Predicted 3D model of a 348-nucleotide RNA (Bacterial RNase P class A). Rfam family: Bacterial RNase P class A. The family's RNA type in Rfam is ribozyme.
RNA sequence: CAAGCAGGCCGGGCGGCCGCUCGUCAUGGCGAGAGGAAAGUCCGAGCUCCACCGGGCAGGAUGCUGGAUAACGUCCAGGAGGGGUGACCCUACGGCUAGUGCCACAGAAACAUACCGCCCGCCUCAGGCGGGUAAGGGUGAAAUGGCGAGGUAAGAGCUCACCGGCGCGCCGGGUGACCGGCCGGCCGGGCAAACCCCAUCCGGAGCAAGACCAAAUAGGGGGGCGCUACGGCGCCCGGACAGUCCCCGGGUUGGUCGCAUGAGCCUGGCGGCAACGUCAGGUCUAGAUAGAUGGUCGCCGUCCGCCCUAGGCGGAUACAGAACUCGGCUUACAGGCCUGCUUGGCGC
Numbered sequence: 001c002a003a004g005c006a007g008g009c010c011g012g013g014c015g016g017c018c019g020c021u022c023g024u025c026a027u028g029g030c031g032a033g034a035g036g037a038a039a040g041u042c043c044g045a046g047c048u049c050c051a052c053c054g055g056g057c058a059g060g061a062u063g064c065u066g067g068a069u070a071a072c073g074u075c076c077a078g079g080a081g082g083g084g085u086g087a088c089c090c091u092a093c094g095g096c097u098a099g100u101g102c103c104a105c106a107g108a109a110a111c112a113u114a115c116c117g118c119c120c121g122c123c124u125c126a127g128g129c130g131g132g133u134a135a136g137g138g139u140g141a142a143a144u145g146g147c148g149a150g151g152u153a154a155g156a157g158c159u160c161a162c163c164g165g166c167g168c169g170c171c172g173g174g175u176g177a178c179c180g181g182c183c184g185g186c187c188g189g190g191c192a193a194a195c196c197c198c199a200u201c202c203g204g205a206g207c208a209a210g211a212c213c214a215a216a217u218a219g220g221g222g223g224g225c226g227c228u229a230c231g232g233c234g235c236c237c238g239g240a241c242a243g244u245c246c247c248c249g250g251g252u253u254g255g256u257c258g259c260a261u262g263a264g265c266c267u268g269g270c271g272g273c274a275a276c277g278u279c280a281g282g283u284c285u286a287g288a289u290a291g292a293u294g295g296u297c298g299c300c301g302u303c304c305g306c307c308c309u310a311g312g313c314g315g316a317u318a319c320a321g322a323a324c325u326c327g328g329c330u331u332a333c334a335g336g337c338c339u340g341c342u343u344g345g346c347g348c
Base pairs, nucleotide, nucleotide: 001344002343003342004341005340006339007338008337009336010335012300013299014298015297016296017295018294020033021032022031023030024029025028035319039330040329042328043327044326045325046324047206048205049204050203054236055235056233057232059202060201061200062199063198064078065077066076067075068074079093080091081090082089083088094197095196099195100194101191102190103189115137116136117133118132119131120130121129122128123127145163146162148160149159150158164187165186166184167183169182170181171180172179173178210257211256212255213254220248221247222246223245224244225243230238231237264283265282266281267280268279269278270277271276301317302316303315304314305313306312307311
């Protein structure tokens, strides 16, 4: 200097005039006023209401190990497998030795086998029959583990050395997933993001939840119910009654609360590799309801282009707007900046 990898930040500022919403004191002041994703509605909760004595079945979700967390399908640190020269990145990562199923076509054969070939014997001998074989060839995504030697009629882990895989064998290390070593001829595979098995977890609905006030109407009509309605289920079990469930029909569609002090945020110390925890101090940062933060003027910042280059002129300034709140994940983003690391080139 170039190319990359991981993480983080900004993405407009200042002033004048006019205007908007909320809070507070009071009749005019003071204060505050969209995000890193507010988006998607994909997960988890807080909160509200309903249900519930439970068992069994069904349904759904997660899936290596150890931690963090209110919890999660999230995050951190490791392990294994894979990609990359590397910094780093990816994984729907329990089980095929419980069972069932699939692997088209081609090929002799895809839960097993012989088309060609090799060897032996016989015969009517350039062909045929019988037996043996799975090392060589062909097919295919995949064909009795690879290579070499011995052995054999010819061959074959048949035997041996080395390598690979496997082992519910042994020893050592580690909390663990696993790793290393030794031993053992034990030696057909893939798919569970196939059905399934195993382990763990899960009540339902949602702020349009829910509470209150006001107003209006049709004190409307029909049906079921004493172990029945009902509890996801045709099971077991539980179990109401001045009541309860279902269907048809009528009225209201107004207002107040919920509504922002939170698993909150910021700074520092301590513990931890880290996620994070704990202690101390500081701080209060929108609450609308057809839905508020805008308009205008001036100066500045950043980027781009051009030129007569201490500068001047022109243009542009991303993705995008809270609606109960929070922890995550995913997606979008013009331009600019910072930190650490890797590789290559050049120079000292």